Annotation: This is a predicted structure of a 404-nucleotide RNA (Bacterial RNase P class A) from Ruixingdingia sedimenti. The gene name in the source record is rnpB. Rfam family: Bacterial RNase P class A. By type it is a ribozyme. The prediction has a mean pLDDT of 76. The RNAcentral record of the sequence draws on ENA.

């Protein structure tokens, strides 16, 4: 210098004017609250409302997707187990917890830095293995090879048997290579490799190494059913709690009140209205009085629920920064310092000026002109993951080339 790998950080800057939301002072205003009083009324700027002016703070690394894990709240629930359903799945550690993170192991890729892996179990059982191919799981003679018999026009042809060594198919063909052996072959025998078992050694473990034994038996798929181990109650801040009108509706108490018959009128009708008469209805043998019970309705008072609305939940927290210590690390402990949006149909904005990264154009060049900032935007709060993102900065490492 070129190419590459991993990690961290930033993500327009400065100023002026106007505006918006939270909090805190100041000034003014109001008697809503509060206090006194039986009341009429009075007192008070302490609380609160409003106005003016000042100070201070005011989106993100993802605020996003709502995919995991929690805090918190309500509902359900005696404890434990089993079943069902869902999830997780090498080992060790971290954490409030996790499907996250860290460190290892195993497998795969890369010359390397480094990257990727739904990575338990296939002798518990079932199922599947497309196409091609003769044959796809206790398999398979299609071609080929070899032996024997028959036949022959000496090229072959027919029959019987052996053979998984060769060809061909396939993702996969029931160990591989070499040698011996054989009619040809074959773990039939041998060496090495692979595979299975494995004393022992190292490691907390996953796992690694492995004396020795076995002639090879045990194909793949569990992001198919399934088996094993572990975890899991439901709903969610529109959770939930408090205050609470007007109108309507619900409940209670007290009081009023009712009825029947006839006639007339209206209406298709259920029924409604008017007039007259007698008089509430029911039970206690009957009658009277008192009391009791009864239901449609009306009035007054009270109670609880609850809509609009207001308040809380609401942001001080598994919090952030710095230092030291422990740990390979994730992370933990200690000390010091900081307060960093809390809105609620929902603030965080607009204009101007100076400067400006990328990008585009011109010029041999120094340079000039145009241009103008990505993805996006809190809504109870945290820990993660994933996705989107113009551009820039920093650190560490690897390979190749050159120079010293």
């Nucleotide at each position: 210098g070129c190419g590459g790998a991993g990690g961290g950080c930033c993500g327009g800057a400065c100023g002026g004017c106007c505006g918006c939301g939270g909090c805190c002072g100041c000034g003014g205003u109001c008697a809503g609250g509060u206090c006194c009083g039986c009341a009429a009324g009075g007192a008070u700027a302490c609380c609160g409302g409003c106005c003016g002016g000042g100070g201070u703070c005011g989106a993100g690394g993802a605020a996003a997707g709502u995919c995991c894990g929690g805090a918190c709240u309500c509902c359900a629930u005696g404890a434990g187990g089993c079943a069902a359903g869902g999830g997780u799945g090498c080992c060790g550690g971290g954490u409030a917890a996790c499907g996250c993170c860290c460190g290892g192991c195993g497998g795969g890729g890369g010359c390397a830095a480094c990257c990727c892996c739904a990575g338990g179990g296939a002798c518990a059982g079932c199922g599947c293995c497309a196409c091609a191919g003769a044959g796809a799981a206790g398999a398979g003679a299609c071609a080929g090879c070899c032996c024997c018999c028959g036949u022959u026009c000496c090229g072959g042809c027919g029959g019987g048997g052996g053979u998984g060594a060769u060809g061909g198919u396939g993702a996969a063909a029931c160990g591989g290579u070499g040698g011996g052996g054989u009619a040809a072959g074959a773990g039939c025998c041998c060496a090495c490799c692979g595979c299975g078992g494995g004393a022992c050694u190292g490691g907390c473990a996953a796992c690694a190494g492995g004396a020795c034994c076995g002639g090879c038996a045990c194909g793949g798929c569990a992001a198919g059913c399934c088996c094993c181990a572990c975890c899991c109650g439901g709903a969610g801040c529109a959770a939930u709690g408090c205050c609470g009108a007007a109108u309507a509706g619900g409940g209670g108490u007290u009081c009023c009140g009712c009825g029947c018959c006839g006639c007339c009128g209206g209406g298709c009708g259920a029924c409604c209205g008017g007039c007259g008469g007698c008089a509430g209805g029911g039970a206690g043998g009957u009658c009277u009085c008192a009391g009791c019970c009864c239901g449609a309705g009306g009035a007054a008072c009270c109670c609880g629920g609850g809509u609009u609305g207001g308040c809380a939940g609401c942001u001080u927290g598994a919090u952030c920064c710095c230092g030291c210590c422990g740990g390979u690390a994730a992370c933990g402990g200690c000390g010091g310092g900081g307060c960093c949006a809390g809105a609620g149909g929902a603030a965080u904005g607009g204009c101007c000026g100076u400067c400006g990264a990328a990008g585009g154009g011109g010029g041999c060049g120094a340079c000039c002109c145009c241009g103008g900032a990505a993805c996006a935007g809190a809504a109870u709060c945290c820990g993660g993951c994933u996705u989107a993102c113009a551009g820039g900065c920093c650190c560490u490492c690897c390979g190749c080339g050159c120079a010293u």